[in-house]
RNA sequence: UAAAAUUUAAUAGCGCGUUUUAGUAUAUACCUGAGGAUAUGGCUCAGGCGUCUCUACCGGAUUUCCGUAAAUGAUCCGACUACUAAAAAUGGAAGACUCAUG
Numbered sequence: 001u002a003a004a005a006u007u008u009a010a011u012a013g014c015g016c017g018u019u020u021u022a023g024u025a026u027a028u029a030c031c032u033g034a035g036g037a038u039a040u041g042g043c044u045c046a047g048g049c050g051u052c053u054c055u056a057c058c059g060g061a062u063u064u065c066c067g068u069a070a071a072u073g074a075u076c077c078g079a080c081u082a083c084u085a086a087a088a089a090u091g092g093a094a095g096a097c098u099c100a101u102g
Stems, first nucleotide, its partner, number of pairs: 001009003014092001016091001018088008026056001030048006041066002050057001058078006
C1' cells in the first nucleotide's frame, strides 16, 4: 500500500569503502638547463612536453660503449596514480519491523 476482516500478500534501504582481476590513459616515453661520478663510474636537482587526467615519469637484472673525457646506449622484469567494469568476502552507512525508556 492492496485485498480483506484480525489474517494474507506485496512494497520499503548503498551512485559507499576494502581486496583481486580486466579495460582506458602513457610509450614509467620524449625535449632542455644547471651540477655531479669516471671502467669499483655512468648519477643529482629543476623546467617543459605527452593523457578528454590528478599523480608519477623511476627501481632492479643482464649487456654494450666510453682508455679518463663528457656523453651514455640496448634488452628483459616490475608498477604507481586517475577513471570505468566484473567478482569475492567483509566493514561501514541506511531502511523496515519489534521491544524498552522519555